Predicted 3D model of a 106-nucleotide RNA (TPP riboswitch aptamer (THI element)) from Sulfurovum sp. The sequence was found by an Rfam model in a public genome assembly. The coordinates come from a structure-prediction model, not an experiment, and the mean pLDDT is 75. Lineage of the source: Bacteria > Pseudomonadati > Campylobacterota > Epsilonproteobacteria > Sulfurovum.
RNA sequence: AUCAAUCUCUCGGGGUGCCAAAUAUCUAACAUAAUAGAUACGGCUGAGAAAACCCGUGGAACUUGAACUGGAUAAUUCCAGCGUAGGGAAGAGAAUUGUAUAGUUU
Numbered sequence: 001a002u003c004a005a006u007c008u009c010u011c012g013g014g015g016u017g018c019c020a021a022a023u024a025u026c027u028a029a030c031a032u033a034a035u036a037g038a039u040a041c042g043g044c045u046g047a048g049a050a051a052a053c054c055c056g057u058g059g060a061a062c063u064u065g066a067a068c069u070g071g072a073u074a075a076u077u078c079c080a081g082c083g084u085a086g087g088g089a090a091g092a093g094a095a096u097u098g099u100a101u102a103g104u105u106u
Stems, first nucleotide, its partner, number of pairs: 001101002003098004007093004011056004017044003023040006062087003068081004
């Protein structure tokens, strides 16, 4: 001196599904139950299922294939495969750290 990591700033990318089985509410509709429908400060998975979270090229954040294949579930983009596949959004700055790289001096 460079590089990397961390940090800061600015910017950008991304998904938001399933269920009403369980719990609860409303309606049919009325006291309860059963039934049907609608729903939630409701349930499921997840970092995140609308208020936060994740990711930015060394890129499984997300997406295409995909109404795919196998498995599981109340049900699903729930799990696995596909997948060493295709696509996919970054610049600046200070300091620190480094068994990192290069150079100089002794």